[in-house]
RNA sequence: CGCGGGGUGGAGCAGUGGUAGCUCGCCAGGCUCAUAACCUGGAGGUCAUCGGUUCGAAUCCGGUCUCCGCAA
Numbered sequence: 001c002g003c004g005g006g007g008u009g010g011a012g013c014a015g016u017g018g019u020a021g022c023u024c025g026c027c028a029g030g031c032u033c034a035u036a037a038c039c040u041g042g043a044g045g046u047c048a049u050c051g052g053u054u055c056g057a058a059u060c061c062g063g064u065c066u067c068c069g070c071a072a
Stems, first nucleotide, its partner, number of pairs: 002070006010024004018055001026042005048064005
């Protein structure tokens, strides 16, 4: 230098054009003599970044950054 895949709450991941979700974690409450487990509620995301297409973009297109792999 070339090719492929990835970047989404604290962590791991879904979401292939129309309200951004799940599990774990965190906080509060319930239950308990107490802790764990269990139940209920809550906070936390400008979807890596900058543009473009579209009535509408996490999703499609292009540039850039970054991580992983393949080839050399």
A computed fold for a 72-nucleotide RNA from Dysgonomonas reticulitermitis, annotated as transfer RNA. The RNAcentral record of the sequence draws on ENA and Rfam. Rfam family: tRNA. Rfam describes the family as follows. Transfer RNA (tRNA) molecules are approximately 80 nucleotides in length. RNAcentral records the identical sequence in 15 taxa.